[in-house]
RNA sequence: AUAUCGAAAGGGCAAACCUGCCGGAAGGCAGGGACGCAAAACUAUAGGGCCUGAACCGCUUAUGCGGGUGGCAGCCAGUUGCCGAA
Numbered sequence: 001a002u003a004u005c006g007a008a009a010g011g012g013c014a015a016a017c018c019u020g021c022c023g024g025a026a027g028g029c030a031g032g033g034a035c036g037c038a039a040a041a042c043u044a045u046a047g048g049g050c051c052u053g054a055a056c057c058g059c060u061u062a063u064g065c066g067g068g069u070g071g072c073a074g075c076c077a078g079u080u081g082c083c084g085a086a
Stems, first nucleotide, its partner, number of pairs: 005084002012037002017032006035074001041079003047076002049072003056067004
């Protein structure tokens, strides 16, 4: 110095669940709370995947299906990145 590595120290984030608010829903925001996380930081117009599917569009008698829409970065991925023992 590097890492398909993760001891120590100092910090950081915060799942489920609860409360309030927003939303049709998925989900989001705030507070509490910690299952975990070295990228649990950023990117949803690089891409794959997953969820939603009210209004709208197509098919349909209807139910419903598909599209569009919206969302998830704590699914993969991309970009950046703290510390440094064995």